Model confidence (mean pLDDT): 87 of 100. This is a predicted structure of a 351-nucleotide part of an RNA (small-subunit ribosomal RNA, central domain) from an uncultured bacterium. It matches the Rfam family "Bacterial small subunit ribosomal RNA".
[in-house]
Context: one part of a larger RNA
RNA sequence: UUGGGCGUAAAGCGAGUGCAGGCGGUUCAAUAAGUCUGAUGUGAAAGCCUUCGGCUCAACCGGAGAAUUGCAUCAGAAACUGUUGAACUUGAGUGCAGAAGAGGAGAGUGGAACUCCAUGUGUAGCGGUGGAAUGCGUAGAUAUAUGGAAGAACACCAGUGGCGAAGGCGGCUCUCUGGUCUGCAACUGACGCUGAGGCACGAAAGCGUGGGUAUCGAACAGGAUUAGAUACCCUGGUAGUCCACGCAGUAAACGAUGAAUGCUGGCUGUCCGGGGGGACUGACCCCUGGGUGGCGAAGCGAAAGCGAUAAGCAUUCCACCUGGGGAGUACGCCGGCAACGGGUGAAACUC
Numbered sequence: 001u002u003g004g005g006c007g008u009a010a011a012g013c014g015a016g017u018g019c020a021g022g023c024g025g026u027u028c029a030a031u032a033a034g035u036c037u038g039a040u041g042u043g044a045a046a047g048c049c050u051u052c053g054g055c056u057c058a059a060c061c062g063g064a065g066a067a068u069u070g071c072a073u074c075a076g077a078a079a080c081u082g083u084u085g086a087a088c089u090u091g092a093g094u095g096c097a098g099a100a101g102a103g104g105a106g107a108g109u110g111g112a113a114c115u116c117c118a119u120g121u122g123u124a125g126c127g128g129u130g131g132a133a134u135g136c137g138u139a140g141a142u143a144u145a146u147g148g149a150a151g152a153a154c155a156c157c158a159g160u161g162g163c164g165a166a167g168g169c170g171g172c173u174c175u176c177u178g179g180u181c182u183g184c185a186a187c188u189g190a191c192g193c194u195g196a197g198g199c200a201c202g203a204a205a206g207c208g209u210g211g212g213u214a215u216c217g218a219a220c221a222g223g224a225u226u227a228g229a230u231a232c233c234c235u236g237g238u239a240g241u242c243c244a245c246g247c248a249g250u251a252a253a254c255g256a257u258g259a260a261u262g263c264u265g266g267c268u269g270u271c272c273g274g275g276g277g278g279a280c281u282g283a284c285c286c287c288u289g290g291g292u293g294g295c296g297a298a299g300c301g302a303a304a305g306c307g308a309u310a311a312g313c314a315u316u317c318c319a320c321c322u323g324g325g326g327a328g329u330a331c332g333c334c335g336g337c338a339a340c341g342g343g344u345g346a347a348a349c350u351c
Base pairs, nucleotide, nucleotide: 004321005320008303012318014201016199017198021194022193023192025088026087027086028085029084030083031082033081034080035077036076037075038074039073040072041071042070049065050064051063052062053061054060091191092188093187094186095184096183097182098181099180103177104176105175106174107173108172109171110154115149116148117147118146119145120144121143125136126135162169163168206247207246208245209244210243211242216240220236221235222234223233258317259316260315261314262313263312266295267294268293269292270291271290272289273288274287275286276285277284299306300305323351324350325349332344333343334342335340
């Protein structure tokens, strides 16, 4: 490279937006670049192939043909692709009327609990464990009551419930703000899909500056355990955990399943809409759109399983894989304040 793959065997970028590029709905007309047909020229000879002939055959040699799949020019065809023009509405978007939601940002505010402080009551223990000890306590602890301070997190509701592209989002109120769904079919008229680079987002830990520090708690100290115990258990405890701004850019960032579109039996739960029927305007029944679950026809699959939320049947575009180890390492380059647990990414050797 051809071919084959990518849920679990190697392989879907963590997830978006989007320039270039690739691909792209229905109808009519034009054009003739792609495409197709014919002609002419050219495509050296030799060789290969077919056929005829010459050496007694063959090798060898000679004649003729075919082939030379190509290129150029000219003439034509117009289904498909392209281009141009005109039109359409089903893709996409807008509008109008409704709906749900822990979607995001900022400000304010509430109660419970932990801790600390003050005071009262009260007295000898408390705490902790497998059992203990370190620790706290007669300078009055633990317990209990009242008052106060501060920080962080929001029990019940709560649900294979909801929202978000992913990371993620949960007390309550207000302000600003993004997206989604349903119904109508008024408007635009293919405006679409994907997307190398690029750009912005991205848990936790970590870094910088400045705050804050109730709890928990790497490091550290002590007490135990043990042969030892740089651990597991206990008592303390710094960074951190929280806030603002900036950086970092990784995770089993997982559905280990890229995005989009169409098609392909059913049954059942649940969330948010719409329509119809019945009814005591109650439970209910039928149809339909969008999510989220369970079971399963066909089909797929190595199997387990997947099965309209596909891992089925197809199309388009992107990313990625090519035996294990060495190794996501070395070197170089790029990024970063650093950490580099960042990006790119080998080889020798070995099985």